A computed fold for a 74-nucleotide RNA from Halanaerobium salsuginis, annotated as transfer RNA.

RNA sequence: CGGGCUAUGGCGCAGUUUGGUAGCGCGCUACACUGGGGGUGUAGAGGUCUUCGGUUCAAAUCCGGAUAGCCCGA
Numbered sequence: 001c002g003g004g005c006u007a008u009g010g011c012g013c014a015g016u017u018u019g020g021u022a023g024c025g026c027g028c029u030a031c032a033c034u035g036g037g038g039g040u041g042u043a044g045a046g047g048u049c050u051u052c053g054g055u056u057c058a059a060a061u062c063c064g065g066a067u068a069g070c071c072c073g074a
Stems, first nucleotide, its partner, number of pairs: 001073007010026004020057001028044007050066005
């Protein structure tokens, strides 16, 4: 320098194919049961999707740029 992959709650991931209210597990908070700070059950909080711009009635998803990490080539 060229190419590819990845970026989504505290952590690990799905959702992108087919644009249409942003989900799952763990963790966290409250309550109930329990002798109990463990276990089980119920309820709840927490992200607007790395970032900037574009297309669209509507973008995590499509298009372009940038940044970071990983890999391949020179």
It matches the Rfam family "tRNA". About the family: Transfer RNA (tRNA) molecules are approximately 80 nucleotides in length. Rfam links the family to the GO term triplet codon-amino acid adaptor activity. By type it is a transfer RNA.